[in-house]
Context: one part of a larger RNA
Parts: sequence; C1' cells; structure tokens
RNA sequence: GCCAGGGAGUGUACCUGUUUGACGAGUCUAACUGGUGUACCCAGGAAGGCGUAGGGAAACCGAUACGGCCGCAGCAUUGCCAGGGCCACCGUGUUCAAGCGCGGGGAGUCAAACGGGUACGACCCGAAACCAGAUGAUCUACGCGCGGGCAGGACGAAGCGUGGCGAAAGCUACGUGGAGGUCCGUUAGGGUUGGUGUCCUACAAUACCCUCCCGUGACCUGUGUGUAGGGGUGAAAGGCCCAUCGAAUCUGGAAACAGCUGGUUCCAACCGAAAAAUGUCGAAGCAUUACCUCUGUUGAGGUAGUUCGUGGGGUAGAGCGACCGAUUGGAAGCGUGGACUCCGAGAGGAGUUCACCUUCCUGUCAAACUCCGAACUCACGGACGCCGUUGACGCAGGAGUCCGCUGCGCGGGGUAAGCUUGUGCAGCGUAAGGGAGACAACCCAGAGCUGGGUUAAGGUCCCCAAAUGUGGACUAAGUGCGAUUGAAGAUGGUCCCGAGCCCUAGACAGCCGGGAGGUGAGCUUAGAAGCAGCUACCCUCUAAGAAAAGCGUAACAGCUUACCGGCCGAGGUUUGGGGCGUCCAAAAUGAUCGGGGCUCAAGUCCACUACCGAGACCUAGCCGCACCCGUUACAGGGUGCUCGUGUAGGUUGGCACUCCGAUUGGGCGGAAGCUCGGGCGAGAGUUCGAGUGGACCGAUCGGUGAAGAAAAUCCUGGC
Repeated sequence: GCCAGGGAGUGUACCUGUUUGACGAGUCUAACUGGUGUACCCAGGAAGGCGUAGGGAAACCGAUACGGCCGCAGCAUUGCCAGGGCCACCGUGUUCAAGCGCGGGGAGUCAAACGGGUACGACCCGAAACCAGAUGAUCUACGCGCGGGCAGGACGAAGCGUGGCGAAAGCUACGUGGAGGUCCGUUAGGGUUGGUGUCCUACAAUACCCUCCCGUGACCUGUGUGUAGGGGUGAAAGGCCCAUCGAAUCUGGAAACAGCUGGUUCCAACCGAAAAAUGUCGAAGCAUUACCUCUGUUGAGGUAGUUCGUGGGGUAGAGCGACCGAUUGGAAGCGUGGACUCCGAGAGGAGUUCACCUUCCUGUCAAACUCCGAACUCACGGACGCCGUUGACGCAGGAGUCCGCUGCGCGGGGUAAGCUUGUGCAGCGUAAGGGAGACAACCCAGAGCUGGGUUAAGGUCCCCAAAUGUGGACUAAGUGCGAUUGAAGAUGGUCCCGAGCCCUAGACAGCCGGGAGGUGAGCUUAGAAGCAGCUACCCUCUAAGAAAAGCGUAACAGCUUACCGGCCGAGGUUUGGGGCGUCCAAAAUGAUCGGGGCUCAAGUCCACUACCGAGACCUAGCCGCACCCGUUACAGGGUGCUCGUGUAGGUUGGCACUCCGAUUGGGCGGAAGCUCGGGCGAGAGUUCGAGUGGACCGAUCGGUGAAGAAAAUCCUGGC
C1' cells in the first nucleotide's frame, strides 16, 4: 500500500410534545404477597402519586351547572350553529375610590412507540496534564568505610656543604639536595578539541578513523554503603536520578475534562436556509430573535406591482452679485492705513508702491455651505392588478445558522493593496450546462428521463462546428489578433475636419541674375574697411540692395542672408481639433496572440446578410409530484404558462440484515454459501439458469435490534 473482518446517537430516570390504546371526575399501582407449568405468566396489593379551585408574602377568603351577541366546520336555506371568539357576571390580591393582576361555564390519568430536552462515559476515537499509593542510586550525581594504580625523561625551590667578600648582618660562586594541583610523554589509565571526515533501514537506539587534552593529583579506579520524586544529588548544563527528567517509573482515580481536530455506514420523494441583530469573563462557544421545515389548531384577509390624491424628505445635480467658508487676473476710485521719493524752514503739498475697502469686468470650489432642486422613497386614503377556503395572518413541535465571499452602485479609513469597514441589489456559498485557453462568484442560462429541432452568449483560415462573406475606411507598428495595464512628456509617421494669411497683377520651394554709390560713416585703435567695442543709423541711384542678420580675415579680401528682377506655373503657409500609429518601455530556466499562423488581414472602425453554437426555448414519448373526476379500495381519465437544481436542515415512502411469534412453503430426486451468465426495478435491491457445494433455507403479517462503511495518520489479520 491493497484486501478481508471489526468499527460510532445507545440504556436508565425525569420533563415536554405528537400518535395510538384503556378507563374517565377520576386514573394508575409501587414495594410486597399468593398460585402455577417458577427470570415468564395469572391473581391480589390504593400506601402513595397526578387530577378534581383558585387568589394571596401571609393571616385568610373562596368561583357562571350559560345571560346576550358574533361565528368556522357541519346541517341546511337564508337560518340553526358542537368546538371557538367578544361582552356580561363571579373568586381573590392590591385598595379611600377607580382601575389593574391572576383565576372561573369539569378532562384527566396510565401504558406503548416516536421527536426533543436534562442528568449520567451519553455518537465514537484523541491530549498535554492533576491526584493517590507503591517501585527504583546494578545507569548516573554526590558523600562515607576498606582497597588498588600511575614506563621513561626534563626543569632544578627550600635546606645543607665548601670557597670568596664583608666589622657584622649577610651577600655571592660552585656543588649537594630533590620541591611542584611543574614540563615532555600512544607507560598504564582517564578524557573527547577539530575534521562540522566515515556511518546515518549503522558494527552501534551515540559507533569508527585521524587529530587532540590530562597523565603525583580538586588524579584514576574496585568493592561495600547512604541520600527518593515537588524529593534527592549537582565545581550549576535545568545536568543526573536504569536508552525515561523544566518534576522518574508502575498501578489506580479513569471511559479525567476537551467550547478543539478527525470520523459517523442503504435508496428515493417534497420543501429548503444562515454566516445577521441583541446579550454573554463573550469573541473557535452559547441563548433569544430573524431566516427553513412539519403537523395540528385558528378562520379571512394580505399587499411585492401600476396609477391617482394629500403630505414628509434636502441627496444627485446646480448655484454662490442668496448665507457661510475657500479662491484668479485686470481696470477705476479726492476712499482708509503703512513704507518710500521729491519740494518746502515748518505746517503741509505733489507722486510711487503695498495691504484693505467700494464699483465694474473676468476665472474657480465645498461631507460637516444652500437662493434652488430632481429621479427616487416613505406615510395615509382611493382604484385596478395579484395572492388567499388547494387555508393567508397568527399560535404550538423540529432544526440548522452566529469565520462568509465576489461583482456592480453609493460611502468611511488608507499613498495603495487579491487592503479594511458599512450599505442596496445580484451571484457563489447550496448551481450543473455553453462561452471566457485553463479560471467559485464575468457573459449566456437555472439541469426529472430519452429523442428531434431552433436559438443565446460567443464565434465562422487550420487545430475546431460554422463566411478565406459583402460594401466602405484606417493601420505598416506583427501595432494588433476585444476581457490579461502602459504614464507625464515627445512626434514634418499617416488619414480626416475647421480657421487666419499669401496667391494667375504669378504665391511657396528651387534655379539664373542683381545685391550698388557718398563711404574705409564718426569715435576708438597698431589696425577696426558692414561684421572687437562706443555713438549715430543719414542721403543718392534705383526694380532692389541694411551706417548690415550670419560665416570668415591680423586688417582687407572672400562666401551667404535680408531685398529686387527673371524662369517655372497652382496651390502655399500658419494654427486649432480628431482617428490609427511611433518613442518613452528594464527581471530573473526558452519563447509565444491558446497554438499554427495572419498585412486591400485571419488587425481596427462603420454598415449588412447568412451560418455554427447549451441540458436555454419549441416539440414527441415516459416518470414523479400537486390538484380535480372516478373507484368500497386499487385501476383509469383530466389539469399544471405561473410543478421537477440544491449543502446544513425539516418531513415522507421504501430496500436489505439478526432473532422471535403466527400463518404458509422448499430441501440428499441436492438447502445455504461461492463462481459465471440471463432477466426485472428509477434505485436500495430482487429473481432465474449452469457449475461447485453437501444440510439446512425461505415467503407473508406482526414484533425485535450489537440493523447497512470508503474514509477516522481507525483496530486486528493476510499478502
């Protein structure tokens, strides 16, 4: 890993509801006793429980045997009305009173089954932990008693001796001596630094090799003995205390508790959520409400739509010479204030400028501004529509849900986010199918089953079903090939629309020619001649030509330009706007529009015609569900545009298994089981045949429960 077998809502008690049954103002026995055919059953047993009266804290007091009206079902024909409702009346408490609270015109009790709740292990498995009592110092830590062990070499303390020196104390040299938690050391022995080597299903649940440290000491070691679990021991690492230590091990409490994770076993039919609010030592939980479902009860209205009327609203927008606050430029004014300049001896006068004010023109804004102001929405009333006796609105039983998420619209926070937090609608959740390459929520569209057809979104060159479709335009960048970004800025790429100016008295560009004279203007300067610099910038001839716009020379020279004429012959030039492009444009394994590939497209824009394309729509048959007719009951017939998706969940019907009771069958002339094959059923399943097997097994009705496995890192076994 696979297979087989096992494997999870059970039992008791109480409460509550539903169904069925018994008796009924009552009902039921419990313990126990007796009998028999002795866990059964039959008979007894009313002790006691619940009910029959309530109200009040208590003292205490103590209720309609129906008076009126409405009215569902029903009966029936315009009423009677069980149950039901509203009054009236009564009991009691409060009480000056009024009013108010609770109760009142008899239905309960017992049993069984089922739904739910509570207490217990309580659907199953699962901790880390806690407590108690025991067992451990044969490992290891430390202490104590008695023992054992340490090649060889090196250094050479004190002390002592001799010599020398000294007045002495003493110093010094040479010997001797042999100290030391001294040195070297593969002595024995002990340790374990680095290789982060080898091994890492190992030789080994800590090993191997090389290297390294200590090696007369706080040394190593044998043996005996002591210290015990919130305790020991510790040259201290939370180390060690038998492969177990931030509290050992074993057994018990014990099925600890777990708001947490995982798992929870056959089929089908109908309906079908929530991820919100409030509270919570609450936030991974729970309770109540909202939302779902079922049956009973009640019994008639409801209001998602449209429209009219009467009112409410201050958003979107807009506006601000209507407030409030912000905010651009200009002009004018004997206006106000400040600064400065000039004149004046001063007083003062003239003027410039800045800020503010007034007037006029001009340009803008606001969630907490509004002179205005929609769509829309709310309330009430009317009408139409729709829903409702196939039962609305209520009441009672059962839930699940309390992490939500995405898109679009409108907000708050944030630079932003596949961010966070609201709100309305839709979707996913709980929704399959077609499209978007793949793709929960985007587009189309809500799937009972089997066929046939038509469309939607999206597409029609090939992969790949359908147009290499029609007409027109743009793009040359492979831009692009529609959901998958490209900015500020730049662009004589190209196409289109406008406006101004010039133009057959000839524009623009180009080519040809002219571009002169006074004069080398004056000054400056070594020089300054159009062209270093300063000043001025005239005049003449002219078709026109600068006291020179640029290059150039040391200065000249030289080359252009402005300006004029000629040739040419029809548009030119400037500017505003738009379409498609271009640059800007950088990412990590090899690129790509899904790919191939595509250029009057298979790209982009506009218009049009065909076709393809889904479980959608139409249609034929069938199934189910609901309702109607019908039947004793089945059957049968009809209606359904407004029935058929579905997680959690509610409700309903069925299949299979064990054993029991009753009834009824099969089997050695071959049961169950197993293998293979054929039918039936929507399915759980069931039935038949053949082989094998060799003794038991079914059906119907009613009970019963250790009653259905694919999952739980499930358990056991096999392979």
Large-subunit ribosomal RNA, domain II from Halosegnis marinus, 719 nucleotides, folded computationally. The coordinates come from a structure-prediction model, not an experiment, and the mean pLDDT is 82. Lineage of the source: Archaea > Methanobacteriati > Halobacteriales > Natronomonadaceae > Halosegnis. Its Rfam family is "Archaeal large subunit ribosomal RNA". The full RNA is in RNAcentral, with records from ENA.